Annotation:
A computed fold for a 114-nucleotide RNA from an Acidobacteriota bacterium, annotated as SAM riboswitch aptamer (S box leader). It was read from a public genome assembly, where an Rfam model found it.

[in-house]
RNA sequence: AUCUUAUCCAGAGUGGGGGAGGGACAGGCCCGAUGAUCCCACGGCAACCGCGUUCCAGUCGGAACGGCAGGUGCCAACUCCUGCGGGGCUCCGACGAGCCCCGGUAGAUGAGAG
Numbered sequence: 001a002u003c004u005u006a007u008c009c010a011g012a013g014u015g016g017g018g019g020a021g022g023g024a025c026a027g028g029c030c031c032g033a034u035g036a037u038c039c040c041a042c043g044g045c046a047a048c049c050g051c052g053u054u055c056c057a058g059u060c061g062g063a064a065c066g067g068c069a070g071g072u073g074c075c076a077a078c079u080c081c082u083g084c085g086g087g088g089c090u091c092c093g094a095c096g097a098g099c100c101c102c103g104g105u106a107g108a109u110g111a112g113a114g
Base pairs, nucleotide, nucleotide: 002113003112004111005110006109007108008107013042014041015040016039017038021031022030023029025083026082027081028080043075044074045073047072048071049070050068051066052065053064054063055062056061079106084103085102086101087100088099089098090097091096
């Protein structure tokens, strides 16, 4: 790399560096010289692992709470929206359009395997 699995409508700044595009991709729509994306420092958030407490089970294991020394992660917009399938509602004579719900695809992150 890849495979399995869980979660993704909440939450999270200030300074420095740098200098033009960036938000995975496509179409949208947004962010950006009132300096974005990105990097660093400190700070923070709290998803998983870990640690601790309590409860359930009493085999494996599960639930709640706690930022808690640590390991990752994250700190614009619902994963920014949609991208494939199914269903519903509304408008329309119809074609077609809009909105909503469900399941997927893709993506991101953690854990395990490798």
The organism belongs to Acidobacteriota, within Bacteria. Its mean pLDDT, the model's own confidence on a scale to 100, is 81.